[in-house]
Order: sequence, then structure tokens, then C1' cells
RNA sequence: GUCCUCGUAGCGCAGGUGGAUAGCGCGCGUGGUUCCGAACCACGAGGCCGCAGGUUCGAGUCCUGCCGAGGACA
Repeated sequence: GUCCUCGUAGCGCAGGUGGAUAGCGCGCGUGGUUCCGAACCACGAGGCCGCAGGUUCGAGUCCUGCCGAGGACA
């Protein structure tokens, strides 16, 4: 330099045939339970999806550029 994959909650990930309020696990908070913790149970907070544009009635999803991470070739 060229090509490929990935970027979604504090962490790990799902959602890649466009459709109504964006989810799961761990973690976190509150309550229950307990003599107190752990474990368990219930409830809850937390992200508008790497950034900017485009297509569309509608974009996490499709297209373009840029940024970052990993990989292949040179």
C1' cells in the first nucleotide's frame, strides 16, 4: 500500500431477509431472605448502536468517506 472481518450498556456478546418501546449474560443499585455476609428471589438504573454524510415513508441493519482494533498478501 491492497484486501477481509469487527466497532451496540462498565465488561463479554445477540440483533446483518430495513418496520412499531434496542435485547441477553456478568457486573451495579434497592428491597426480600440471613444474627451478618455469600448464594438465591424480586424490582430497577444504565447505551439511541465508532464519527460524518447518503438512500428510504422508515436505518443498529443498505451505500460512501473517515477513525480505531484484529488478520491476510506485498
A computed fold for a 74-nucleotide RNA from a soil metagenome, annotated as transfer RNA.
It matches the Rfam family "tRNA". Rfam's curators write: Transfer RNA (tRNA) molecules are approximately 80 nucleotides in length.
The sequence is in RNAcentral, with records from MGnify.
Its mean pLDDT, the model's own confidence on a scale to 100, is 81.